[in-house]
Context: one part of a larger RNA
């Protein structure tokens, strides 16, 4: 290049916006550059390929042919794409109604619990554990009463419930604020899909700066446990966890499955909505979500199965033997830790 590939063998980018490219809905007049035809030039000879001929044969060599899949001109066609006009309304947006949600952001409240402190009751033991020691406790401890103070996190509801593009979000109020859905078919008239670079988002841990520190707890100490125990259990116990600003940019960032459209039996639960039937037990339809089951079909096999890994198109990142290695080296980023990008030699 090309070819087959990516759920678990290698292989989906952690997610989102969007620029450039790609590709793109239904009728309809034009244009013909793109695409077909058909003429005319040119496409050097050697070559190659075929038929014939010369050397006694072959190689070699001379002749015809064909081939040069191009390129330029000229005529014509008008489905396709394209371009440019006119129209459409199902794709995509708006509006207007409604109701559902741990969606974000910030300000105030709340009540349990654990610690801790002041004080009362009140006495010898707590505590821990497989046992058991370190630990605390006659300077008064566990326990229990009362007030107080301060940090985190929000029991029950809670649900293969719900919302977010992922990360992720969970106690009440308020205030800003962003999406999704249903319905109404009222406006717009393809306005759209994707997205190399780009830009933002982005769990835990980690850094700077200043605050905070209640529980827990990396490192550390001690007790134990064993041959030994730099572990597993215990008693402590900093960092850190938590606030504000600011960096890192990583994960088993996982559904190990991009992202957007159509299409392809069926049964069952659940979440938000809309509609019809009803004798108010319910039941039929539908539109979004999210599970189990499953049929064609697919899959090496598990197993997928309208929430596809099935049938198809578009676009985008990615693989391409194991080890060397996500290393070196160079480069950009980063305050550092390190992140990106990312090889060879060897070697099996």
């Nucleotide at each position: 290049c090309u070819g087959g590939g990516c759920g678990u063998a290698a292989a989906g980018g952690g997610u989102g916006c969007g620029u450039a490219g790609g590709c793109g809905g239904u009728u309809u007049g034009g244009c013909a550059a793109g695409u077909c035809c058909g003429g005319g030039g040119u496409g050097a000879a050697a070559g190659g390929c075929u038929c014939c001929a010369g050397c006694u044969c072959a190689a070699c060599u001379g002749g015809g042919g064909u081939a040069a899949u191009g390129c330029c001109u000229u005529g014509g066609a008008a489905a396709c794409g394209g371009c440019u006009g006119a129209a459409c309304u199902u794709g995509a947006g708006u509006a207007c109604u409604g109701g559902a949600g741990a969606g974000g952001c910030a300000a105030g409240g709340g009540g349990a619990a654990u610690u801790c402190c002041a004080c009362g009751u009140g006495u010898a033991g707590c505590g821990g554990u497989g046992a058991a020691a370190u630990g605390c406790g006659u300077a008064g401890a566990u326990a229990u009463g009362u007030g107080g103070a301060g940090g985190a996190a929000u029991a029950c509801c809670a649900g293969u419930g719900g919302c977010g593009a992922a990360g992720g979000c969970g106690c009440c109020u308020u205030g800003c604020u962003g999406g999704a859905c249903a319905g109404u078919g009222a406006c717009u008239g393809a306005c759209g899909c994707u997205g190399a670079g780009g830009c933002a988002c982005g769990a835990a841990a980690g850094c700077g700066u200043g605050g905070g520190g209640a529980g827990c707890a990396a490192a550390c100490a001690g007790g134990a446990u064993u041959a030994g125990a730099u572990a597993c259990c215990c008693u402590g116990g900093u960092a850190g966890u938590c606030c504000a600003c600011g960096c890192c940019g990583u994960a088993a960032a996982c559904g190990a499955u991009g992202a957007g459209u159509g299409c392809u039996a069926g049964g069952u639960g659940u979440u938000g909505g809309g509609g019809g039937g009803g004798u108010c037990a319910c039941u039929c339809c539908u539109c979004a979500g999210u599970g189990c089951c499953g049929a064609a079909g697919g899959a090496a096999a598990c197993c997928c199965a309208a929430u596809a890994a099935g049938c198809a198109c578009u676009c985008c990142g990615c693989c391409u033997g194991g080890g060397g290695a996500g290393u070196a080296c160079g480069g950009u980023c980063g305050c550092a830790a390190g992140a990106c990008u990312g090889a060879a030699a060897c070697u099996c």

The prediction has a mean pLDDT of 89. Predicted 3D model of a 348-nucleotide part of an RNA (small-subunit ribosomal RNA, central domain) from Alicyclobacillus sp. IR2. Its Rfam family is "Bacterial small subunit ribosomal RNA". Lineage of the source: Bacteria > Bacillati > Caryophanales > Alicyclobacillaceae > Alicyclobacillus. The RNAcentral record of the full RNA draws on ENA and SILVA.